The prediction has a mean pLDDT of 82. Predicted 3D model of a 342-nucleotide part of an RNA (large-subunit ribosomal RNA, domain IV) from a Patescibacteria group bacterium.
[in-house]
Context: one part of a larger RNA
RNA sequence: AGUAGUUCAAGGAACUCGGCAAAACAACUGGGCGUAAUUUCGAGAGAUGCCCUUCCCAUCAGGUUCGUCCUGGUGGGGCGCAGUUAAAGACGUUCCGUCGACUGUUUAACAAAAACACAGGUCUGUGCUAACUCGAAAGAGGAAGUAUACGGGCUGAUACCUGCCCGGUGCCGGAAGGUCACGGAAGCGGGUUUCCCUACUUGUAGGGAGGCUUGCGACUUAAGCCCCGGUGAACGGCAGCAGUAACUAUAACUGUUCUAAGGUAGCGAAGUACCUUGUCGCUUAAUUGGCGACGCGCAUGAAAGGUCUAACGAGCGGAACACUGUCUUGAACUAGUACUCG
Numbered sequence: 001a002g003u004a005g006u007u008c009a010a011g012g013a014a015c016u017c018g019g020c021a022a023a024a025c026a027a028c029u030g031g032g033c034g035u036a037a038u039u040u041c042g043a044g045a046g047a048u049g050c051c052c053u054u055c056c057c058a059u060c061a062g063g064u065u066c067g068u069c070c071u072g073g074u075g076g077g078g079c080g081c082a083g084u085u086a087a088a089g090a091c092g093u094u095c096c097g098u099c100g101a102c103u104g105u106u107u108a109a110c111a112a113a114a115a116c117a118c119a120g121g122u123c124u125g126u127g128c129u130a131a132c133u134c135g136a137a138a139g140a141g142g143a144a145g146u147a148u149a150c151g152g153g154c155u156g157a158u159a160c161c162u163g164c165c166c167g168g169u170g171c172c173g174g175a176a177g178g179u180c181a182c183g184g185a186a187g188c189g190g191g192u193u194u195c196c197c198u199a200c201u202u203g204u205a206g207g208g209a210g211g212c213u214u215g216c217g218a219c220u221u222a223a224g225c226c227c228c229g230g231u232g233a234a235c236g237g238c239a240g241c242a243g244u245a246a247c248u249a250u251a252a253c254u255g256u257u258c259u260a261a262g263g264u265a266g267c268g269a270a271g272u273a274c275c276u277u278g279u280c281g282c283u284u285a286a287u288u289g290g291c292g293a294c295g296c297g298c299a300u301g302a303a304a305g306g307u308c309u310a311a312c313g314a315g316c317g318g319a320a321c322a323c324u325g326u327c328u329u330g331a332a333c334u335a336g337u338a339c340u341c342g
Stems, first nucleotide, its partner, number of pairs: 001337001003335006010328002014326001019323001028089001030052004038043001040157001054078010079083001092321007099313002104116002120155007132141003159307003163238003168235002170231005177226003183220002187216014239257005266300001267297001278294006
C1' cells in the first nucleotide's frame, strides 16, 4: 500500500453517472389483530402496520387413567434493561412512469433485454398420391392426419379500435383485340444426281419429271406481356401557396396549383423533437432529471399495428421512508501478502 474482514463520536447520500458497495429489514421457527389505491374480481397481499409470549394466585370451559392431572380462556399479582430471555443460516419497504401482457427462451466463455417465443388475431396456400420439405431416384416426413386439418407470411393476452389511396409494383380473375416461340406449311430459290424428250460437232447443250440435301417462307400456332377488372391485417403512399372575422392575434371560411389519394381516431419535446436545458405547472434551498399539461409532430399514427390496461419483471428512468464509513474525515484492530532487515 493492496486483499479479506470487524468496529466507530456527530451528521446521514452531502458520495457518485447512478445509494455502486455496505448497512438495515429477518419468513422458515409460536399465537392474535389489521391491511390502501387499483382490479381482468383471480388479485394487489406476507401490502404497509400493531400486539402477546416467563413465574404465582383466583376463576371458567373441555378432557380425564378421578392424580386439585392435562389443554384452552378470563381477571389480578411478582421479578428483570430484556421472558420464542438461545446459535448459525435465513425477505428492506413504498410511490410515479417507460417497455414487454404473463410463465418461458437467448449470444456455452464480455450483452438475459425493451430482443425471441407465446396464447390470441388476420391474410394466404392445400380436396389427399394434399400443399410444402428432404432426396438425381426409390422413398421418407407432412400423417397412420383430412379444411375445427396441415404449410407459409405478418401481428402478438384481454379491452376500445384499425381511417383514405388500386396511379406504380405484386397477386387474383378475364378473355375480344395487339404482340409472340418451337412445330406445321402453300409457295420461291441453291447444290448434286437418276430417268425421259429434243438438237446435233456421240458427249455436250436445252426442256421436263423425280430422289437426296440446303436457304427462305405467306398462313397457322400456347402461356406470357400489352390490355380490361379486382385486391392494403399485399409491397407501399397518405401535398403546397396565398387571402380572409369590428383591438391585436388566429383563421371556422375562400381562391389556386398538383396528386392515385392528401394522415382520420388516437397519442405526442416521446426509447421518435434538430432547434432544445421548447413553454407552463408540480417535485428541490437550488433540477440539462422526473411527472402532469400544451402542440404546425426537423422526421407520430393505426396488425413494420394505434391507444389504454390489472398482474408479472435479476429490464430501464425518477421520488420517498428506513438504514448506513458512499461521503464530511479519518481512525483502530484481525488474517494473510507486497516491501525492509535478517
Its Rfam family is "Bacterial large subunit ribosomal RNA". Its family is annotated with structural constituent of ribosome and ribosome in the Gene Ontology.